A computed fold for a 352-nucleotide part of an RNA from a soil metagenome, annotated as large-subunit ribosomal RNA, domain IV. It matches the Rfam family "Bacterial large subunit ribosomal RNA". Gene Ontology terms of the family: ribosome and structural constituent of ribosome.
Context: one part of a larger RNA
RNA sequence: CCAUCACUAAGGAACUCGGCAAAAUAACCCCGUAACUUCGGGAGAAGGGGUGCCUAUGCCGUUGUGGAGCAAUCCAUUGCGGUUUUAGGCUACAAUAAAAUGGCCCAACCGACUGUUUAACAAAAACACAGGGCAAUGCAAACUCGUAAGAGGAAGUAUAUUGUCUGACGCCUGCCCAGUGCCGGAAUGUUAAUAAGAGAGGUUAGAUCGUAAGAUCGAAGCUUUGACUUGAAGCACCGGUAAACGGCGGCCGUAACUAUAACGGUCCUAAGGUAGCGAAAUACCUUGUCGGGUAAGUUCCGACGCGCAUGAAUGGCGUAACGAGUUGGGCGCUGUCUUGGUGAUGGACUCA
Numbered sequence: 001c002c003a004u005c006a007c008u009a010a011g012g013a014a015c016u017c018g019g020c021a022a023a024a025u026a027a028c029c030c031c032g033u034a035a036c037u038u039c040g041g042g043a044g045a046a047g048g049g050g051u052g053c054c055u056a057u058g059c060c061g062u063u064g065u066g067g068a069g070c071a072a073u074c075c076a077u078u079g080c081g082g083u084u085u086u087a088g089g090c091u092a093c094a095a096u097a098a099a100a101u102g103g104c105c106c107a108a109c110c111g112a113c114u115g116u117u118u119a120a121c122a123a124a125a126a127c128a129c130a131g132g133g134c135a136a137u138g139c140a141a142a143c144u145c146g147u148a149a150g151a152g153g154a155a156g157u158a159u160a161u162u163g164u165c166u167g168a169c170g171c172c173u174g175c176c177c178a179g180u181g182c183c184g185g186a187a188u189g190u191u192a193a194u195a196a197g198a199g200a201g202g203u204u205a206g207a208u209c210g211u212a213a214g215a216u217c218g219a220a221g222c223u224u225u226g227a228c229u230u231g232a233a234g235c236a237c238c239g240g241u242a243a244a245c246g247g248c249g250g251c252c253g254u255a256a257c258u259a260u261a262a263c264g265g266u267c268c269u270a271a272g273g274u275a276g277c278g279a280a281a282u283a284c285c286u287u288g289u290c291g292g293g294u295a296a297g298u299u300c301c302g303a304c305g306c307g308c309a310u311g312a313a314u315g316g317c318g319u320a321a322c323g324a325g326u327u328g329g330g331c332g333c334u335g336u337c338u339u340g341g342u343g344a345u346g347g348a349c350u351c352a
Stems, first nucleotide, its partner, number of pairs: 001347008010338002014336001019333001027051005036041001038168001052090005058083005064077005091095001103331007110323002115127002131166007143152003169318004174248003179245002181241005188236003195229001199225005206217004249267005276310001277307001288304005
């Protein structure tokens, strides 16, 4: 010096991102116990006192004996056991003498809760959850697996099963169906194969013309095409639907100080953000402004609100209880620190 321990004057978080680590608390009995609350809790809240042994005393239980009484039972007495009754005393620094054995409080955020998770860097505010909603499905169910047979769903039957979102509870959940999706509708338009086959092309037996070469026409057959017409779903079209995906404005003016604008005008939109909450796990400007806490506070708490870019089951706002969750403050406590020191064990180091 390293690791693991023990102690430490005075101070007591001045350490540090942060009380990380350590210290402290602790058992049992008694007293006592707030806000808040879903009346269950909160709560071991908090905060106090006691604890060994001896003597006396009180109380409780009980054995035996005697007495009273019809009895239940009561009285006296003799032992035994228990005791956090009360009082006094004894020893030590110390009596839950060792070990084991909660630190506590205030406030905010998130998630209701118990639970689950990244086996071996993340345990959480993530997942799940009871509860809520929507949608699908009438049974040979929807849905899933499989080419199929078949199987699961289910030896179930809409108080069931499946999919999806939200996430206890309380108060609530506004407006928009223009876009996208889904559901319904079937008149019209469009629309495939098919059916249909008008017409057109190729080939040429032949015909005509020509001295010839060749040219023109051209039936049937074969063949290449092919218009009208026919023709479902879909799409267009018409409606519905937001706890479906999602969305929820701008400019200008106006009140007898000023400021502001209940009010008016205008443009655009499917509709222009309601109740709530709000510098927030969301706020760029920003250490916003005011108040609180501190001697001093970019954090924290309470307010304010033109919110760069909150907002209602992508749930909004509250909320007792709960949390190895996150944040701020306080009491106690301490070698975290001022600031070091001492000791123990094992290493390191030296020698063999």